[in-house]
Context: one part of a larger RNA
RNA sequence: CGUGAAGGUUUGCGGGGAACUGACCUUAGUACGAGAGGACCGGGUUGGACUGACCUCUGGUGUACCUGUUGUAGUACCGACUGCAGCGCAGGGUAGCCAAGUCGGGAAAGGAUAAGCACUGAAAGCAUCUAAGUGCGAAGCCGUCCCCAAGAUGAGACCUUAUAAGGUUGUCGUAGAUGACGACGUUGAUAGGCUGCAGGUGUAAAGACUGAGAGGUCAAAGCCGAGCAGUACUAAUUACCUUAAAG
Repeated sequence: CGUGAAGGUUUGCGGGGAACUGACCUUAGUACGAGAGGACCGGGUUGGACUGACCUCUGGUGUACCUGUUGUAGUACCGACUGCAGCGCAGGGUAGCCAAGUCGGGAAAGGAUAAGCACUGAAAGCAUCUAAGUGCGAAGCCGUCCCCAAGAUGAGACCUUAUAAGGUUGUCGUAGAUGACGACGUUGAUAGGCUGCAGGUGUAAAGACUGAGAGGUCAAAGCCGAGCAGUACUAAUUACCUUAAAG
């Protein structure tokens, strides 16, 4: 910029991905074989590697969470805190992200075939799978499965709306380099705050009681990032621009 408005749902020209394989049980110690041995076909189970998604579990990370602790400096001092020392060091750890964790995938049916196996069958009164004609037959081919897909300019189809519809701007994230995408903007739970819960850490300070004291009890405390809810307290106010206006 087109597809001659917008919103939604689609068809699929075409393109891409996937495609692997072992063992065991059974059929059956059957067919076969003198025996030794030992199947095809079919049914079931369970793995390996590869791959997709996810975070309930097992774990990793988690430098804005909690705790312990060393040196030093500061808040006048004690206590209590804070800075720096690789996050000072150490022990744990929510969300998110992740694998070693969890769940799933390869299949089956179909079409046309290769080698091969055949049917009918002449040339050549026989024979012959081939010359006319017909069938079966592979992890391979086309499809089946998954993804993209109408710039497929051959621009398709269907539904809805038409004073529609987008954008700017603001609060944001399941999105993200920026655009874009998605949610919300007071007719509001979009983010922050607050409250509650989950979850983490592990029982705060001050005080009281107790003990000679270290300590113990009141106290499952105190603190807390991202999680789940509730609640308009704060911020999404007001507004501006573009386009369409068909029948």
A computed fold for a 247-nucleotide part of an RNA from a Bacteroidota bacterium, annotated as large-subunit ribosomal RNA, domain VI. The source organism's lineage runs through Bacteria, Pseudomonadati and Bacteroidota. Rfam family: Bacterial large subunit ribosomal RNA.